[in-house]
RNA sequence: CCCGGGAACACGCCCAAUUCCCGCAAGGGGAGCCGGGGAACCGCCGGUGGCGACCCUCCCGACCCAGCGCCACCACUGGGGUGAAUCCGAGUCUCUCGGUAGGGCUGCUCCGGCCCGAACCCGUCAGCUAACCCGGUAGGCGUCUUACGAGAGGAGCU
Numbered sequence: 001c002c003c004g005g006g007a008a009c010a011c012g013c014c015c016a017a018u019u020c021c022c023g024c025a026a027g028g029g030g031a032g033c034c035g036g037g038g039a040a041c042c043g044c045c046g047g048u049g050g051c052g053a054c055c056c057u058c059c060c061g062a063c064c065c066a067g068c069g070c071c072a073c074c075a076c077u078g079g080g081g082u083g084a085a086u087c088c089g090a091g092u093c094u095c096u097c098g099g100u101a102g103g104g105c106u107g108c109u110c111c112g113g114c115c116c117g118a119a120c121c122c123g124u125c126a127g128c129u130a131a132c133c134c135g136g137u138a139g140g141c142g143u144c145u146u147a148c149g150a151g152a153g154g155a156g157c158u
Stems, first nucleotide, its partner, number of pairs: 010143005018031005032137006042127001046074007078125001079122004087099005102116005108151003
């Protein structure tokens, strides 16, 4: 000097998941942030498409929305929650591909680039929802002087 690996502090990222106090400890209590349950009113109490009458209008004609009747198809094979993580197609089909609603990083925006598009829980039960009630605050990862460009904005210092 080059290559590879590990790591403290520090910095940074996903996420609600940070921080303070008491305690020898176990553990406990706050703040901040986050989630669930829970009135009235409203909504829902099968869905979609077509046709018809009706309604409305000063008159005529027509259209849209809501409601009504008829027909066809689907559904009826529980439902719900956290989360961006939903849906579609194909295949050698309990797995693997490709895409996709949606989401993340690059301090913000744009351009460009790189990624995710899971998992778990409740247990036949829950729309919204003031008061009120009950919970969570885990886990995972990157960098070690690296760096996409342009623009905006603003902080600090003098």
Predicted 3D model of a 158-nucleotide RNA (c-di-AMP riboswitch aptamer (ydaO/yuaA leader)) from Nonomuraea zeae.
The prediction has a mean pLDDT of 75.
It matches the Rfam family "c-di-AMP riboswitch aptamer (ydaO/yuaA leader)". About the family: This family represents a conserved RNA structure found upstream of the ydaO and yuaA genes in Bacillus subtilis and related genes in other bacteria.